[in-house]
Molecule: RNase P RNA; transfer RNA
Organism: Oscillospiraceae bacterium
C1' cells in the first nucleotide's frame, strides 16, 4: 500500500419564529387563562419469538395427559439468552458456521427406477457339475449348485483401498484408513491420547417414540377504588319452601384432592359509559476501583432521564456538516461553485434477551500478500 | 394494547412427506341453418416469500409479508 476479518460507538449540528404534552413556581383573578423555569422517543420504541417482575384466580397442591428444550462447565431474577470450552465443517490465515442426546430400546417410512430396498438380492457376466447339440483342448443351449467380485438402477446395494487367497469369490487372512465396543492414562467435564477385539445390520427422531431437565392458568382490555340511566345476565346477602351426604358449582383437558351444602321463589345491594390508582426510582444510569480468561459480580461517589389515552415529542427559515455527481482551477497534495442526498422507524405496565429493518460515518484489535528500511 | 387463525389456477376448494383431486368461470372442438343445452379436450415453470432438515417439502422447522377473527359482562 492492497485485500480480508472481528469488536465497540454514532444515527446530522447550531440559531431564529410559530406551536404541542406533563411537572414545578410566580402572580392576577372575570376562575377562562397568563408569565417564568425545567423535561419531552429508539437502537431497534418493531415482530410479540423466549424469559422474568407485577396482578387475579387456593400467594398455586399430587399424578396422568400436554407443551418446551437438548454436547460440557459456568453466568443470571430467569431463559430456548450469554461466556468459556469440547466435537464436526469451511478458510493459507485472522476468523466464521453448527436444531450438537438416543435409529446398538421398540415401531413406522424409503415413491420412481432396479434382479433385489433391509439383516435383501442371481437380470447379464463369472465359477463348478450333469445331460444334450455342433464346425469337438472349444462354442452353444438347458437343469442343479456356488458367489456379492464386474455391469447396470438408485440418494442409499450391507465398511473403503491394496495385497494374499480361491474353481470363482467373500474380513476368509493381512496392512493402512473410517466406525463401534472394552481397558488404561489425563482433564472439573464434554472429550482426548494410547492399546486390545474383525465386532462392521443403510438413511430418517425439524417420523412416532425413549432418556434427562423445565413448565399451574390468564395478561395492565390483568387488577383495586369510585360511579349517571333502561332491559337482560351474573355475583353477594336476607327471608321462606324442597332435597340430603349423594348430586351440583369452581379451581386446567382427565383422575385425586381442596373450597363452596345444593336448588326454587321473593326482596335488597353491586357490576357496563366516565374518573382515579396500577404508571414509572428501577434486576436504574454514569464515572472510578477491586475480583474473574470471560459472561458477570462487588464497593465508593454522583445523577433523575417521557408518562400521553385518540394519544404530545412538530412545522418553517437561515447558516454549517456528511456523502454522491458535474464543471472550472491546480504547485497534482487539493481548492472553489452548482445540483442532489441525509436512512430504518416512532413509546402505551416495566425489565433481560433473540429476531427482523436501517442512508451513511467514526474508532480499535488481529490476519494475509507485496514493497522499502 | 393483548390473544388466535389462515394464505393452493380468475373464483370456491381437497390434498399432513413420494411427480396437486374436484366444481364454477375462460379458451378450442363436436352437435346445429345459427345459437342455447349437452359431450370431448386444454391450463399450477413459483402451492404468499426467503432459508434449513430430508434422497425427496404444498406438507416438517425457523424467519418475513399480508388478510381475518376474538378480548372492556351483553345490548
Nucleotide at each position: 500500500u492492497g485485500a480480508g476479518u472481528g469488536a465497540a460507538c454514532u444515527g446530522c449540528g447550531c440559531a431564529g419564529u410559530c406551536g404541542c404534552g406533563g411537572c414545578g413556581g410566580c402572580g392576577c383573578u372575570u376562575c377562562a387563562g397568563g408569565c417564568c423555569g425545567g423535561c419531552g422517543a429508539g437502537g431497534a420504541a418493531a415482530g410479540u419469538c423466549c424469559g422474568g417482575g407485577c396482578a387475579u384466580c387456593a400467594c398455586a397442591g399430587a399424578g396422568c395427559u400436554g407443551g418446551g428444550u437438548a454436547a460440557c462447565u459456568g453466568c443470571u431474577a430467569a431463559c430456548g439468552g450469554c461466556a468459556g470450552c469440547c466435537g464436526g465443517g469451511g478458510g493459507c490465515g485472522a476468523c466464521c458456521c453448527u436444531a450438537g442426546g438416543g435409529c446398538u430400546a421398540g415401531u413406522g417410512c424409503a415413491a420412481c427406477a432396479g434382479a433385489a430396498a433391509u439383516g435383501a438380492g442371481a437380470c447379464u457376466u463369472c465359477c463348478g457339475u450333469c445331460a444334450g447339440u455342433c464346425u469337438u483342448u472349444g462354442a452353444c443351449c438347458g437343469g442343479c449348485g456356488g458367489u456379492a467380485a464386474a455391469g447396470g438402477u438408485g440418494g442409499a446395494a450391507a465398511g473403503g483401498u491394496g495385497c494374499g487367497g480361491u474353481a470363482a469369490g467373500a474380513g476368509c487372512g493381512c496392512a493402512c484408513c473410517g466406525g463401534a465396543g472394552c481397558g488404561u492414562a489425563u482433564g472439573a467435564g464434554a472429550a482426548u491420547a494410547c492399546g486390545c477385539u474383525g465386532c462392521c445390520g443403510u438413511g430418517u427422531a425439524a417420523a412416532c417414540c425413549c432418556u434427562g431437565c423445565c413448565c399451574g392458568a390468564u395478561g395492565c382490555a390483568a387488577c383495586g377504588c369510585u360511579g349517571a340511566u333502561u332491559g337482560g345476565u351474573g355475583u353477594a346477602u336476607c327471608a321462606g319452601g324442597u332435597c340430603a351426604u349423594a348430586a351440583c358449582g369452581u379451581c386446567u383437558g382427565c383422575u385425586c384432592g381442596g373450597c363452596g351444602g345444593a336448588u326454587c321463589u321473593g326482596g335488597u345491594a353491586c357490576a357496563a359509559a366516565g374518573g382515579c390508582g396500577g404508571c414509572u426510582c428501577g434486576a436504574u444510569c454514569g464515572u472510578u476501583c477491586c475480583g474473574g480468561c470471560g459472561a458477570c459480580g462487588g464497593a465508593a461517589c454522583g445523577g433523575c432521564u417521557a408518562g400521553a389515552u385518540a394519544a404530545a415529542u412538530g412545522a418553517c427559515u437561515g447558516c454549517g456538516g456528511u456523502c454522491g455527481g458535474u464543471u472550472u482551477c491546480u504547485c497534482c497534495g487539493g481548492a472553489a461553485a452548482c445540483c442532489g442526498u441525509u436512512a430504518c422507524a416512532g413509546a402505551a405496565c416495566c425489565c433481560g434477551g433473540c429476531u427482523u429493518a436501517c442512508a451513511g460515518g467514526u474508532u480499535c484489535g488481529g490476519u494475509c500478500a507485496c514493497g522499502c528500511u | 394494547g393483548g390473544u388466535g387463525u389462515c394464505a393452493u389456477a380468475g373464483c370456491c376448494a381437497a390434498g399432513u412427506g413420494g411427480u396437486a383431486a374436484g366444481g364454477c368461470a375462460a379458451g378450442g372442438g363436436a352437435c346445429u341453418g345459427c345459437a342455447a343445452c349437452u359431450c370431448c379436450c386444454u391450463g399450477a415453470c413459483u402451492c404468499c416469500c426467503c432459508a434449513g432438515u430430508u434422497c425427496a417439502a404444498a406438507u416438517c422447522u425457523g424467519g418475513g409479508u399480508g388478510a381475518c377473527a376474538c378480548c372492556u359482562c351483553c345490548a